The prediction has a mean pLDDT of 83. This is a predicted structure of a 72-nucleotide RNA (transfer RNA) from Aspergillus nanangensis. It matches the Rfam family "tRNA". Rfam classes the family as a transfer RNA. Rfam describes the family as follows. Transfer RNA (tRNA) molecules are approximately 80 nucleotides in length.
Parts: sequence; C1' cells; structure tokens
RNA sequence: GGCCGGGUGGCGCAAUGGUAGCGCGCUUGUUUUCGGCACAAGAAGUUAGGGGUUCGAGUCCCUUCUCGGUCA
Repeated sequence: GGCCGGGUGGCGCAAUGGUAGCGCGCUUGUUUUCGGCACAAGAAGUUAGGGGUUCGAGUCCCUUCUCGGUCA
C1' cells in the first nucleotide's frame, strides 16, 4: 500500500430505515446488627468525526480517524 471486519451508557454486547435496548456495574429505597443476597425504583448514550440520501439514519452512500485480521 491492497482487501476484509469492528468502533453504540463505566464494561461486555443487541437493535427489519420508524420510541436506542439487554446483562454486569453504579445510585436510592425495602430487607439486614452491619454488609452480602434478594426485591423495587432510578441515573447514565453528541451510536468514533464530518458530509450526503430520505418524511425519518446506529442502520444506506461518500470521506476521515482509530482498532484487529489478512495479502504483498
């Protein structure tokens, strides 16, 4: 340099172009002598950046950055 795959809450991952969810973690409450477990509620996302298509984009197109793999 060519090709392929990935980038989404703190972490690991989902999501047919139509309200961005799940698990773990975190916070608060109930319970407990205290904690843990359990239960209930809650917070936390510029979906890597920019542009385009569309009534509508995490998703489609272009481009940049970054990580991994592969070929030379």